[in-house]
Context: one part of a larger RNA
Molecule: small-subunit ribosomal RNA, 5' domain
Organism: uncultured prokaryote
């Protein structure tokens, strides 16, 4: 020099950072992932329209029935909950770093190929019963779909290859000039979606060279171990697994074996070489109460999923159940020690949605703390009777000291009153134009309108008033800038070293006065 510090004594503003390094201890409570009615039957509960009945105030009120209609609880079905947010236990490893390789998936998205044809039989919601204390759950009857499940077709695929063999699919919204029409559509267009394939693009799995902490007071270690042939797995290449054979691999260039660590980009320091580290940021791993397990899916062997075992905890009618903050706030507990149970989705990003939107503790903002960085302030100028006071004195005086009062300005931040921008870009209406079509409708879009800021009482700026609201902290013996009195007397006490106090102590405790930083000083602690 430097910190993620912490104590201790002070503390005016602001700007842009950081903030449990300890117990991957244990949680109360409320958010942290849903969306879609342009997939489906439907219609609890709002709201509009219809209809029927009843009051009277003759156009309102109350009750009923109605899914017509905006919508939509719960339910089928689809995408997403693999992303993002978290901490860093564990693992010395192809985990991480940097290089390069073949034997591979790959929703969503891009531009291409080919189709999207004919049919079925279920079932949840619902209706009825039935068990439960609850979670919940059983049984009988209805009903849909882009749930499901066969036909037909095949581009690619498989074999014993002029032959054969197995294998898709869905629909919905929009418009409507002819035409048929039951005014529902049929057809016809546009969009969107589905199904097959073969490239790109992004991700991701896999090899493999090389590099990566201490210990030899760890020297031998291996039996699916090391190769091979068969056969099973897998997307994928292998002892990934198995049966057989054969007997190898590895090691003093440190194997195995202990201990200790997430790796890196970077960070601190150093002239550099090197050393020490791995907070915030971003990249990769690996964990998600703790120990296995797989389902589904394009991708998990899955934080806010499911199964089992376990420790805890918590409901219970003792028969059974229910939970996993190392998401964000918060508690408790450990600790020298680390913040709000706040604000909005405005904007940036994300899932879903044609969209409008909805949902986001993701992020973007606010609080708190001198933790750190940097900026600014706490006035200027003028003022000698060198005033009082204090100190110190050789009693003459020196010092504090132009310091202070006095006197003339300023008003920077805080304070109070106005003005007031950026972040906003879209969306939504209309409407010239242009693609497709068909003049309509879709999707692009120039202009015109209306609309959307959590911060925020925002940044800045302007007016008022008044020196007014804003200095402390640590040294003063040499190292190391900075003296003297008093008090103590080897005591009390200091100290990083060397040392200092035993009656003149610049070294202890005070006071003046001085020296250094400065809203921070100054110890501890750690590292070069």
């Nucleotide at each position: 020099a430097u910190u993620g510090a912490a104590c201790g004594c002070u503390g005016g503003c602001g700007g842009c950072a950081u903030g449990c390094u300890u117990a991957a201890c244990a949680c109360a409570u409320g958010c942290a992932a849903g969306u879609c009615g342009a997939a489906c039957g439907g219609c609890a509960g709002c709201g509009c329209g219809g209809g029927g009945a009843a009051g009277c105030u003759u156009g309102c009120u109350u009750u009923c029935c109605u899914g017509g209609c905006g919508g939509c609880g719960a339910g089928u079905g689809g995408c997403g909950g693999a992303c993002g947010g978290g901490g860093g236990a564990g693992g010395a490893a192809c985990g991480c770093g940097u290089g390069g390789g073949a034997a591979u998936c790959u929703a969503c998205c891009c531009a291409g190929u080919a189709g999207u044809g004919g049919g079925g039989g279920a079932u949840a919601a619902c209706c009825c019963g039935g068990g439960g204390a609850a979670a919940c759950u059983c049984g009988g009857g209805c009903u849909a779909a882009u749930a499901c499940c066969g036909c037909a077709u095949a581009c690619a695929u498989c074999c014993c290859a002029c032959g054969g063999g197995a294998g898709a699919a869905a629909g919905c919204a929009g418009g409507g000039g002819a035409u048929c029409u039951u005014u529902c559509g049929a057809c016809c267009u546009c969009g969107u979606g589905c199904u097959u394939u073969a490239a790109g693009a992004u991700g991701a799995g896999c090899c493999u060279a090389c590099g990566u902490c201490c210990g030899a007071u760890u020297a031998g270690c291996u039996u699916g171990u090391u190769g091979g042939u068969g056969g099973g797995g897998u997307a994928a290449a292998a002892g990934c697994c198995u049966a057989c054979c054969a007997a190898g691999g590895c090691g003093a260039c440190g194997a195995u074996c202990g201990g200790u660590a997430g790796c890196u980009g970077g960070u601190c320091u150093g002239a550099g070489a090197g050393g020490a580290u791995g907070a915030u940021c971003a990249g990769c791993c690996a964990c998600a109460c703790u120990g296995g397990g797989a389902c589904u899916g394009a991708g998990a062997c899955a934080c806010g999923g499911c199964c089992c075992a376990g420790a805890c905890u918590c409901c219970u009618a003792c028969g059974g159940g229910a939970g996993g903050c190392a998401g964000c706030a918060g508690u408790g507990g450990g600790g020298a020690a680390u913040a709000u149970u706040g604000g909005a989705c405005a904007a940036u990003g994300g899932g879903c949605g044609c969209a409008a939107g909805c949902c986001u503790g993701a992020u973007c903002c606010a609080g708190c703390c001198a933790u750190g960085c940097c900026g600014c302030g706490u006035g200027u100028g003028u003022g000698a009777a060198g005033a009082a006071g204090g100190c110190c004195u050789g009693c003459g005086g020196g010092u504090u000291g132009u310091a202070a009062a006095g006197c003339a300005c300023u008003u920077u931040c805080a304070g109070u009153a106005g003005g007031g921008a950026a972040g906003a870009a879209a969306u939504g209406c209309u409407c010239g134009g242009a693609g497709u079509u068909a003049u309509a409708a879709c999707a692009c879009g120039a202009g015109g309108c209306g609309u959307u800021g959590a911060c925020g009482u925002u940044a800045c700026u302007c007016g008022c008033a008044g020196a007014a609201g804003a200095a402390g902290c640590a040294c003063c013996g040499g190292c190391u800038a900075a003296c003297u009195c008093c008090g103590u007397g080897c005591c009390a006490g200091c100290a990083g070293c060397c040392g200092c106090g035993g009656u003149a102590a610049u070294a202890c405790g005070g006071a003046g006065g001085g020296u250094g930083c400065a809203a921070g000083c100054g110890u501890u602690a750690a590292u070069c």